Description:
RNAcentral holds the full RNA, with entries from SILVA. A computed fold for a 344-nucleotide part of an RNA from a metagenome, annotated as small-subunit ribosomal RNA, central domain. Its Rfam family is "Bacterial small subunit ribosomal RNA". Its family is annotated with structural constituent of ribosome and ribosome in the Gene Ontology.
Context: one part of a larger RNA
RNA sequence: CUGGGCGUAAAGCGUCUGUAGGCGGAAUGAUAAGUCGGAUUUGAAAGCCAGGGGCUCAACCCCUCGGUCUGUGUUCGAAACUAUCAAUCUAGAAUCGGGGAGAGGAAAACGGAAUUAUGUGAGUAGGGGUGCAAUCCGUUGAUACACAUAAGAACACCAAAAGCGAAGGCAGUUUUCUGGAACCGUAUUGACGCUGAGAGACGAAAGCGUGGGGAGCGAAAAGGAUUAGAUACCCUUGUAGUCCACGCCCUAAACGAUGAUAACUAAGUGUCGGAGUAAUCCGGUGCUUCAAGCUAACGCAUUAAGUUAUCCGCCUGAGAAGUACGGCCGCAAGGUUAAAACUC
Numbered sequence: 001c002u003g004g005g006c007g008u009a010a011a012g013c014g015u016c017u018g019u020a021g022g023c024g025g026a027a028u029g030a031u032a033a034g035u036c037g038g039a040u041u042u043g044a045a046a047g048c049c050a051g052g053g054g055c056u057c058a059a060c061c062c063c064u065c066g067g068u069c070u071g072u073g074u075u076c077g078a079a080a081c082u083a084u085c086a087a088u089c090u091a092g093a094a095u096c097g098g099g100g101a102g103a104g105g106a107a108a109a110c111g112g113a114a115u116u117a118u119g120u121g122a123g124u125a126g127g128g129g130u131g132c133a134a135u136c137c138g139u140u141g142a143u144a145c146a147c148a149u150a151a152g153a154a155c156a157c158c159a160a161a162a163g164c165g166a167a168g169g170c171a172g173u174u175u176u177c178u179g180g181a182a183c184c185g186u187a188u189u190g191a192c193g194c195u196g197a198g199a200g201a202c203g204a205a206a207g208c209g210u211g212g213g214g215a216g217c218g219a220a221a222a223g224g225a226u227u228a229g230a231u232a233c234c235c236u237u238g239u240a241g242u243c244c245a246c247g248c249c250c251u252a253a254a255c256g257a258u259g260a261u262a263a264c265u266a267a268g269u270g271u272c273g274g275a276g277u278a279a280u281c282c283g284g285u286g287c288u289u290c291a292a293g294c295u296a297a298c299g300c301a302u303u304a305a306g307u308u309a310u311c312c313g314c315c316u317g318a319g320a321a322g323u324a325c326g327g328c329c330g331c332a333a334g335g336u337u338a339a340a341a342c343u344c
Base pairs, nucleotide, nucleotide: 004315005314006313007298008297012312014202015201016200017199021195022194023193025089026088028086029085030084031083033082034081035078036077037076038075039074040073042071047068048067049066051063052062053061054060092192093189094188095187096185097184098183104178105177106176107175108174109173110172111155115151116150117149118148119147120146121145126137127136163170164169207248208247209246210245211244212243216242217241221237222236223235224234259311260310261309262308263307264306267288268287269286270285271284272283273282274281275280293300294299317344318343319342326337327336328335329334
């Protein structure tokens, strides 16, 4: 090198774009690099294998004949496949035209409900909270009610197995800017494709920096309870934070614990988008006794974990350990890459 694997046993990078590389549609001709065949050169000896011989046998030694030495060079040929070149095609891919769908993204403006605070009115003794209470608020007039003003945050119903997005994620309304996908037409290009080591971009929450903002909620903190104790669960407060702008951080059970792309392999049934008068077709998203098949089983089953092909990533007993050391990155927190001794 060759093997077997990766839903749950160890193992799919959080996601995408894309460089090198690997792999790559149909048909024609040429070349002959790979490939295949013939001839020839060389492949020292020893060794090894085979045959024979010599020490009384053997080990050992010798000989010769032969093979091995899987190779290398030269030359002659073959042309299916791979490759290269030339010219061509349209089934892959992309573009164009058309009318639709959508919480896809960014910015700005606006809206009502609720909450809290403040003011005014009216009104009186409680309110709040709990398993029961207490801390707490209230005669300096609370709670409940009405009106007004202010502020910040989130958008009930619609709402759905629904939709969109590469993932993270996305939900009041309107406007502006903007990305992508599906369908129909089959007009254009003519393999322009797939994957993707490095690299780059994005990446929930928490956290960090600077400046704002701060209603509600609420780590920390304080008090009240509970309890044997209660550094908790429950209650009353409450700071960071949660919100905005800009810049970092780069991690998650970042999950479908299931990499991407393409093809093939039974049905039934719901739903979303498009086309069509309809039958039906295309694309997405669900379910089912589930076909064949697969699986250790659970289960998966046209949205595969089935049958194949290409490319990438990863695993190789448990612990030590996703740790130490070193490198790189970061303001820090830390992240990433990543062992060993030793124990079993």